[in-house]
Context: one part of a larger RNA
RNA sequence: CGCAAGAUACUUGAGGGGACCCGCUCUUAGUACGAGAGGACCGAGCGCCCGGACCGACGGUGCAUCUGUUGUCAUGCCAAUGGCACAGCAGAGUAGCCAUGUCCGGAAAGGAUAAGUGCUGAAAGCAUCUCAAGCACGAAACCUACCCCAAGAUUAGGUAUCUCUUAAGGACCCAGGUAGACGACCUGGUUGAUAGGCUUCAGGUGUAAGCGUAGUAAUACGUUCAGCCGAGAAGUACUAGUAGUCCGUCGA
Repeated sequence: CGCAAGAUACUUGAGGGGACCCGCUCUUAGUACGAGAGGACCGAGCGCCCGGACCGACGGUGCAUCUGUUGUCAUGCCAAUGGCACAGCAGAGUAGCCAUGUCCGGAAAGGAUAAGUGCUGAAAGCAUCUCAAGCACGAAACCUACCCCAAGAUUAGGUAUCUCUUAAGGACCCAGGUAGACGACCUGGUUGAUAGGCUUCAGGUGUAAGCGUAGUAAUACGUUCAGCCGAGAAGUACUAGUAGUCCGUCGA
């Protein structure tokens, strides 16, 4: 820009893409079949591989969340802290991300067929599955079925609702993230829980400082499952989402 008014939701599916895998065990049964050697259909179960999603559990990471600790410098000193040394080193670890983890799928079925197997049956009084008429079965391939995209499918679809111009609606702007290179998408903008703060909780670390007691002291114990804490959950308008502007014009 188009879809002959403009919108907001929800859709149909022409068409396109993806996927389609394989193995082992048990039983039937050493049965059917076969002279023997050998050796099934059907059924049940367990896996590999590939793919998708997820983080409750099992684990990894988690660059500053907690703790321990070495050297040195600083905060006048003690104590307590901070800086630097690969994140100084080391032990753990929330959210998020992830696989080695978990769950699910690759199923069943239908149609039309290939080779093949047949029925009826002439040409050709027999026979014959038939590049004779007619009829039936038959594969991981094909068309459906399953999952995803999809009306620029210009054949531009459908349904519901809204609006009649200072319209409905949208955008700018702002707080943000289930989104993200930027646009876009999604949530919210005081008629408000969108982010921050605060409170409580979950979770992590592991019992802070100060003081007291014991000990010459290192240290231990008590106060104390304390103190501290990034991303998590709920609550709470304390802070910031103010104020406003623009587009859109009864439809060739």